Predicted 3D model of a 112-nucleotide RNA (FMN riboswitch aptamer (RFN element)) from a sheep gut metagenome. Of the family's consensus pairs, 100% are formed in the model. The RNAcentral record of the sequence draws on MGnify. Its Rfam family is "FMN riboswitch aptamer (RFN element)". Rfam links the family to the GO term FMN binding.
RNA sequence: AUCUUCAGGGCGGGGUGCAAUUCCCCACUGGCGGUAUAGUCCGCGACCUGCCUUCGGGCGGCUGAACCGGUGCGACUCCGGUACCAACAGUAUAGUCUGGAUGAAAGAAGAU
Numbered sequence: 001a002u003c004u005u006c007a008g009g010g011c012g013g014g015g016u017g018c019a020a021u022u023c024c025c026c027a028c029u030g031g032c033g034g035u036a037u038a039g040u041c042c043g044c045g046a047c048c049u050g051c052c053u054u055c056g057g058g059c060g061g062c063u064g065a066a067c068c069g070g071u072g073c074g075a076c077u078c079c080g081g082u083a084c085c086a087a088c089a090g091u092a093u094a095g096u097c098u099g100g101a102u103g104a105a106a107g108a109a110g111a112u
Stems, first nucleotide, its partner, number of pairs: 001112006012026004027096002029086002031044004039084002048061005066082005088099003
């Protein structure tokens, strides 16, 4: 450099109601790289979006949330405790349902 494969999890119980896996109580989930092991640090991807385009894409923008105590040379990552966050469209208001998506992709592995 070319090619191949892989690459996102989670609503169970109860309540109200004509109707809610969407509201309320409890529950459950955590992409990729870096770093003392990270959903909440740094960076990236995805969603959304501006301009350009040979319509393949290119360059930008936007982009959620954590503290306290302990151990230790070192941890906002471990241990203990208590919190918090989660695109767009649809629908009784959705991180967990359905849909774009049998998609795309950070990246991981392999072959030459």